[in-house]
Context: one part of a larger RNA
C1' cells in the first nucleotide's frame, strides 16, 4: 500500500457556525457520443520469467512451441449507466403567510434574602473553633440583639428524567436590540442539494496585559495543631485570583469517551412544543424499557442504533522512548499546534 477498523481494546478534529477547492448527487424527455461497452486491425523487439517437449550421461546450460501485466493507437458500431447540452417536473432544499414555546445571545435599569463593614442603642464576659485543643477575637466592651447607612458577589422556592443553544454553555425581574428551531397552510422558486482538505469564526476553567473593583471564598504565604517528621489532611488569618471593561491565550475525562447527511427495519411507556378535535390521530423534540429483527469479543446498542445500506470528511496500525527532540508557525509569556529517530522490550 491493500485490507481491517475507530462507545469501553490504538483510533471521531472541542464545535462544525460560515464555507473555498474537491468528491458525491432527485424525477422525465430529446440530442451528443467524452467516459463506458462490442467488433476488427495495429503495437507493446529480442533476451528474460512461467508451462510443455527435446538436446548435451545428469544438472547448470541450450533449442522449439505456447504463454506473460493486458495496456496504448486507429476504424466502425451500440446508447443502458455516468457525463455534456436543451426543455420540463415537484417529492429534496429554500422562501412566504399564520401560530405558539424557550435560563439562545447582547445592552441598560432594577429587586429581595444572606454576608461583611461603619455609626448609634440595649447588654456583660465571654466568643469562635475542634476528634480534642491551640493560634485568633473580646472590658479601648466582643459574641448576642435592634435601627440606619455603605459595599461586592450570587440569585432560595418555582426546578423537573424539564427548556434553549453548533459546541463551549445559559437561571431573580423589566425594557430595548437580536439569532435559531417547530407546527399548520401547500402559496412561490424549481435540484438551488450533501459533505467538506486548507481557510474564517466561536470556544469552560486556569493563566497573561492595561485600567477598575474587592463582600465572601481563597492557590502562594504566615501562624496553631497533628505527627517520628508534616513541605499535607484539621484550625485561625491571608496575597494573587475569583467580579467588570478592553485585548491575548486556544487547551479539558471540551464525554454520549459514539463525525455529518439521506433512506429503510416490531413495539410499550413518560414528558415538552404545536396542529386536529374532544378522542384520538399526526409532526418536531427530550427520556426510560425492550430476548421485534439485527448487531457486538462481551458489556451492551436497539427508529435519538453501536442494525441494514449509500455518499463525504477526520483518524488508527505493538508497548516504552514521546505527544518528547529538532525545525517551522502562532503567542507578551506560560506555552500551543505540527511532529520524528536512535535505543529498548
Nucleotide at each position: 500500500u491493500u485490507g481491517g477498523g475507530c462507545g469501553u481494546a490504538a483510533a471521531g478534529u472541542g464545535u462544525u457556525g460560515c464555507g473555498u477547492a474537491g468528491g458525491c448527487g432527485g424525477u422525465u424527455u430529446a440530442c451528443u457520443g467524452c467516459a463506458u461497452c462490442u467488433u476488427g486491425u495495429u503495437u507493446g523487439a529480442a533476451a528474460g520469467g512461467c508451462u510443455a517437449u527435446g538436446g548435451c550421461c545428469u544438472a547448470a546450460c541450450c533449442a522449439u512451441a505456447g504463454u506473460u501485466u493486458c495496456g496504448g493507437g486507429c476504424a466502425a458500431g451500440a446508447a443502458a449507466u455516468g457525463a455534456g447540452u436543451a426543455a420540463a417536473c415537484u417529492u429534496g432544499a429554500u422562501g412566504g403567510u399564520u401560530u405558539a414555546a424557550g435560563a439562545g445571545g447582547g445592552u441598560a435599569c432594577u429587586g429581595g434574602a444572606a454576608c461583611a463593614g461603619a455609626u448609634c442603642g440595649u447588654g456583660u464576659a465571654g466568643c469562635a473553633g475542634u476528634g480534642a485543643a491551640a493560634u485568633g477575637c473580646g472590658u479601648u466592651g466582643a459574641u448576642a440583639u435592634g435601627a440606619u447607612c455603605u459595599g461586592g458577589a450570587a440569585c432560595a422556592c418555582c426546578a423537573a428524567a424539564g427548556g434553549c443553544g453548533u459546541a463551549g454553555g445559559c437561571a431573580g425581574g423589566u425594557a430595548c436590540c437580536u439569532g435559531g428551531g417547530a407546527a399548520a397552510c401547500c402559496c412561490a422558486u424549481g435540484a438551488c442539494g450533501c459533505u467538506g482538505a486548507g481557510g474564517c469564526a466561536c470556544g469552560a476553567a486556569a493563566g497573561c496585559u492595561u485600567g477598575g473593583g474587592g463582600a465572601g471564598c481563597g492557590a502562594a504565604g504566615c501562624a496553631g495543631a497533628u505527627u517520628a517528621g508534616a513541605g499535607a489532611c484539621c484550625u485561625g488569618c491571608g496575597u494573587a485570583g475569583u467580579c467588570c471593561a478592553a485585548g491575548c491565550c486556544g487547551u479539558a475525562a471540551a464525554c454520549g469517551a459514539u463525525g455529518g447527511a439521506u433512506g429503510c427495519u416490531a413495539g410499550u411507556u413518560a414528558c415538552c412544543c404545536g396542529a386536529u378535535u374532544u378522542u384520538u390521530u399526526u409532526g418536531g423534540g427530550u427520556g426510560a424499557c425492550g430476548c421485534a429483527a439485527g448487531g457486538u469479543a462481551a458489556c451492551c446498542c436497539g427508529u435519538u442504533a453501536a442494525g441494514c445500506a449509500u455518499c463525504c470528511c477526520g483518524c488508527c496500525u505493538g508497548g516504552g522512548g514521546a505527544g518528547u527532540a529538532c525545525g517551522a508557525u502562532c503567542g507578551c509569556a506560560a506555552g500551543a499546534u505540527u511532529a520524528a529517530a536512535a535505543c529498548u522490550c
Molecule: small-subunit ribosomal RNA, central domain
Organism: Candidatus Daviesbacteria bacterium RIFCSPHIGHO2_12_FULL_37_16